[in-house]
The prediction has a mean pLDDT of 86.
Predicted 3D model of a 94-nucleotide RNA (c-di-GMP-I riboswitch aptamer) from a Deltaproteobacteria bacterium.
The organism belongs to Myxococcia, within Bacteria.
It matches the Rfam family "c-di-GMP-I riboswitch aptamer". Gene Ontology term of the family: cyclic-di-GMP binding. From the family's description: GEMM was predicted in a large-scale screen for bacterial structured RNA regulatory elements.
Parts: sequence; structure tokens; C1' cells
RNA sequence: ACUCGAAAAAGGCAAACCAUUCCGAAAGGGUGGGACGCAAAGCCAUCGGCCUAAUUUUUUGCAAAUGCAAAAAAACGGUUGCGAGGUUGCCGGG
Repeated sequence: ACUCGAAAAAGGCAAACCAUUCCGAAAGGGUGGGACGCAAAGCCAUCGGCCUAAUUUUUUGCAAAUGCAAAAAAACGGUUGCGAGGUUGCCGGG
């Protein structure tokens, strides 16, 4: 330097769920508890997937108001603990 994670050690992170006089339209996130798991479950929304639709557009109805309601579509909102990519890194084996 490359590659691998069988055994081991030191440490790390923290799903579900619970709480919250926190943020958000929502999805989701923060904080505290908690531990199912994780060798990058460190960091980056770049690509695909997935979630949401405040907002916008279209259609329809009411209607004649730059209005109201419903449906559909769209991320500029999220998710890296869905996959890929980029980047940094502990311990150990080869």
C1' cells in the first nucleotide's frame, strides 16, 4: 500500500418503543431514556429507490369571487439503519 472481518481487545453508534412547555404543513428531525442491530449504523442528499405535498399546475363540481371543494401530478421538503457512489478512519488476520 492492497485485501479480508474468523477469533479477540479497547472504545463507538443506537432500531422498535416511551417521554418531550423543542422544530416542521406533513413526511421527518432534535433532546432524554431504551437496545434490535451495525466494521464505517463516521461524514456528503451526487445517482436510483422510498416517504410526504405546505406550495404550484391540471381536471371536475359548485359557481361567477384572483372564491370554495374534490381528484391527479410534481420536491424546491425528507430518508445514508434501502441500494450505489465519493471521502476519512479504530483493532486484528493475510